RNA sequence: CUUCGCGGGAGAGAUCCGACACUGUUACAGGUGCCGGACGCCGACGGCGCAAACCGCCCGGAAACGCUCAGGCAAAAGGACCGCGAAG
Numbered sequence: 001c002u003u004c005g006c007g008g009g010a011g012a013g014a015u016c017c018g019a020c021a022c023u024g025u026u027a028c029a030g031g032u033g034c035c036g037g038a039c040g041c042c043g044a045c046g047g048c049g050c051a052a053a054c055c056g057c058c059c060g061g062a063a064a065c066g067c068u069c070a071g072g073c074a075a076a077a078g079g080a081c082c083g084c085g086a087a088g
Stems, first nucleotide, its partner, number of pairs: 001088008013039001015038004020033004040073003046069001047067003054060001
């Protein structure tokens, strides 16, 4: 450094509208799932951008900084990163 196991691990909408399926009702209402759209928001998978040192110059050149494309905004899951253990 890589992989695996265990533990820890933040932010921001249980927002609104519509279609469909299931459920539910005498019929409405209501509930769940999924898909599409609108507005608002978050940064810690990923992606992109930036300094100095370095370099004769150019090019190149990091991050937890910036962007917010992707992703995310109850819980769960995921999660950069941190600690311990094992193997290579």
Background: This is a predicted structure of an 88-nucleotide RNA (Glycine riboswitch aptamer) from a marine eukaryotic metagenome. The RNAcentral record of the sequence draws on MGnify. It matches the Rfam family "Glycine riboswitch aptamer". Gene Ontology term of the family: glycine biosynthetic process. The coordinates come from a structure-prediction model, not an experiment, and the mean pLDDT is 75.